RNA sequence: UCUUAUCAAGAGUGGUGGAGGGAGCGGCCCUGUGAAGCCCGGCAACCGGCAUGGAUAUGCACGGUGCCAAAUCCAGCGGAAUGAAUAGUUCCGCAAAGAUGAGA
Numbered sequence: 001u002c003u004u005a006u007c008a009a010g011a012g013u014g015g016u017g018g019a020g021g022g023a024g025c026g027g028c029c030c031u032g033u034g035a036a037g038c039c040c041g042g043c044a045a046c047c048g049g050c051a052u053g054g055a056u057a058u059g060c061a062c063g064g065u066g067c068c069a070a071a072u073c074c075a076g077c078g079g080a081a082u083g084a085a086u087a088g089u090u091c092c093g094c095a096a097a098g099a100u101g102a103g104a
Stems, first nucleotide, its partner, number of pairs: 001104007012040001014039003020030003026074002041068003046064003049060004072097001076094007
């Protein structure tokens, strides 16, 4: 870089650390009532493994990842509802970008 699946559920009143963090622009948020990072803890069940099974199914959570504020926090385009409205709000569909797994 390409392919593919998933992305509204779930996860700590812990230790350490000290000022930043939420991908990016903007918005809106979180944070000294303590950010990031690290350790421990936890969640989930994508891949491997194991068990059951006729099974593409179910389970366990042993190994490899991943994850643990807010929908992937929101965001673009189209449509619908509401509305006096080209405002705002809500809903639906599609796309882009991104994240994670598996494969190349």
SAM riboswitch aptamer (S box leader) from Bacillus testis, 104 nucleotides, folded computationally. RNAcentral holds the sequence, with entries from MGnify. Its mean pLDDT, the model's own confidence on a scale to 100, is 83. The model forms 97% of the base pairs in the Rfam consensus. It matches the Rfam family "SAM riboswitch aptamer (S box leader)". About the family: The SAM riboswitch is found upstream of a number of genes which code for proteins involved in methionine or cysteine biosynthesis in Gram-positive bacteria. The organism belongs to Bacillus, within Bacteria.